This is a predicted structure of a 73-nucleotide RNA (transfer RNA) from a soil metagenome. The coordinates come from a structure-prediction model, not an experiment, and the mean pLDDT is 82. Rfam family: tRNA.
RNA sequence: AGGGCAAUAGCUCAAUUGGUAGAGCACUGGUCUCCAAAACCAGCGGUUGUGGGUUCGAGUCCCUCUUGCCCUG
Repeated sequence: AGGGCAAUAGCUCAAUUGGUAGAGCACUGGUCUCCAAAACCAGCGGUUGUGGGUUCGAGUCCCUCUUGCCCUG
């Protein structure tokens, strides 16, 4: 320099052919216990990396940029 993949909750990751953004862990509260842990119940938590475009509607399609990883030279 060229090519490919990835970026979504504090963390690890889902999200079907474009149609209400979810799970586990963590965190908070409760039940239980002499206390704690475990278990169970409930709750909290998101400008879907940036900026644009297409569309009635974008996490998803197109373009730019940023970061990380891999391949070729």